[in-house]
Annotation
The part of an RNA shown here (small-subunit ribosomal RNA, central domain) has 350 nucleotides and comes from an uncultured bacterium.
Context: one part of a larger RNA
């Protein structure tokens, strides 16, 4: 570099938006840039290739022929690529008419719990573990009522149930505000598919800055186990958890499966539509559409396994892989207040 590949052996960007580029649907006409046919010039001579000759032979040396697979100019065909012009409606958008949802933002509101404060009863023991201590308690605890403050988090419903690009969403109003889906065919007429760089989002920890602080709890400290016990158990506890704004840019960011289009046996669930059908009234039966599970055939696959939500059969685009450490290290760059992140080697060894 090719080829081959990327679920789990290296190997799919965290997710998206989108710019350049690659790539693109049906008709009908022009052009002729690629294409493709003919011609003309040129492709220098050896060298190679065939074929014949000459040195006793080969090397070697001479003739002779094809070719030198390219480039120029003319001239022509138009099928496909390209472009230019018109049109067309199934891709893609748009209006409607209904619909589901923990989809965002930012405000209010609720009970139950824990804890802390008062106060009432009550009295010696509570707690916590395998067992115990450490802690708390006659200055009156634990337990129990009655008020109160106060922060977090939302039980049952809760479902291989939902909604979103991912990350993630989960009491419960109202306000605002995005996406999806059934139907319908009025409009636009290929407006489309990826998308190198760019930019936006982006759990948890962590950072600044200022509130907040109930519970849990890195760190510490105390008690225990233990040879030790810098740990696993226990009392206690501080960053942080939790708000605002701003930075961080990483995760087994996992389906360890990259987006689009299309096609290809069955069967069985189950969210959210539409549509017939005879009703025999909670609803039933069959069509279908979006999504969401389970099995399973072809067909794929080392094998497990995938199997219309493919890991099957194509299409087009884009990230990555290319033996094991050394290494996601060093350097340099970039970026970040720092932690560090992002690009990312070689030496050497096996």
């Nucleotide at each position: 570099c090719u080829g081959g590949g990327u679920g789990u052996a290296a190997a799919g960007g965290g997710c998206g938006u989108g710019u350049a580029g690659g790539c693109g649907g049906g008709a009908a006409u022009g052009c002729a840039a690629g294409u493709c046919a003919g011609a003309u010039g040129u492709g220098a001579a050896a060298u190679g290739c065939c074929g014949a000759g000459g040195c006793u032979u080969a090397a070697c040396c001479u003739c002779g022929g094809a070719g030198c697979u390219g480039c120029a100019u003319c001239u022509g065909a138009a099928a496909c690529u390209g472009u230019g012009u018109u049109u067309c409606u199934u891709g893609a958008g748009u209006g409607u008419c209904g619909g589901a949802g923990a989809g965002g933002a930012a405000a209010g509101u609720g009970g139950a719990a824990u804890u802390c404060c008062a106060u009432g009863u009550g009295u010696a023991g509570c707690g916590g573990u395998a067992a115990a201590a450490u802690g708390c308690g006659u200055a009156g605890a634990u337990a129990u009522a009655u008020g109160g403050a106060g922060g977090a988090a939302c039980a049952c419903c809760a479902g291989u149930g939902g909604c979103g690009a991912a990350g993630g969403c989960g009491g419960u109003u109202g306000c605002c505000u995005g996406g999806c889906c059934u139907g319908u065919a009025a409009c636009u007429g290929a407006c489309g598919c990826u998308g190198a760089g760019g930019c936006u989002c982006g759990a948890a920890a962590g950072c600044g800055u200022g509130g907040g602080g109930a519970g849990c709890a890195a760190a510490u400290a105390g008690g225990a186990u233990u040879a030790g016990a810098u740990a696993c158990c226990c009392u206690a506890g501080u960053a942080g958890u939790c708000c605002a704004c701003g930075c961080u840019g990483u995760a087994a960011a996992c389906g360890a499966u990259g987006a689009u289009u299309a096609c290809u046996a069955a069967g069985u669930g189950u969210u959210g539509g539409a549509g017939c059908a005879a009703u025999u009234c909670a609803g039933u039966g069959c069509u279908u559409c979006c999504g969401u599970g389970c099995c399973g055939g072809a067909g794929u696959u080392a094998a497990c396994a995938c199997a219309a939500u493919a890991a099957g059969u194509a299409u087009c685009c884009c990230a990555c892989c290319u033996g094991g450490g050394g290494a996601g290290u060093a350097c340099g760059g970039c970026c970040g207040c720092a932690a560090g992140g992002u690009u990312g080697a070689a030496a050497c060894u096996c």
Its mean pLDDT, the model's own confidence on a scale to 100, is 86.